[in-house]
Molecule: Glycine riboswitch aptamer
Organism: Serpentinicella alkaliphila
RNA sequence: GACACUACCCUGGAGAGAUCCAUUUCCGAUGGGCAUCGAAGAAGUAACCUUAUAAAAAAGGGAAGCUUUCAGAUAAAAGGACAGGGAGUAAAUA
Repeated sequence: GACACUACCCUGGAGAGAUCCAUUUCCGAUGGGCAUCGAAGAAGUAACCUUAUAAAAAAGGGAAGCUUUCAGAUAAAAGGACAGGGAGUAAAUA
């Protein structure tokens, strides 16, 4: 001591009903109904590679800010992909 990595710390961080019913004294929470969102997580997926050949089919591998919305979320709080900084690990190179 670059690049990289991290169940860590700080900071920033979008979207969509403060919906209806029931339980509860209220907030909150839980269950159910209708309507929504995508940036926790999850699942699917291209080129390409392998099997492997003269060439194919099939099978396996193979990415997401794409797709699906299972989960989660739809005032605030919490969470939040990702980004910046810090700390740490390892280490090309000098």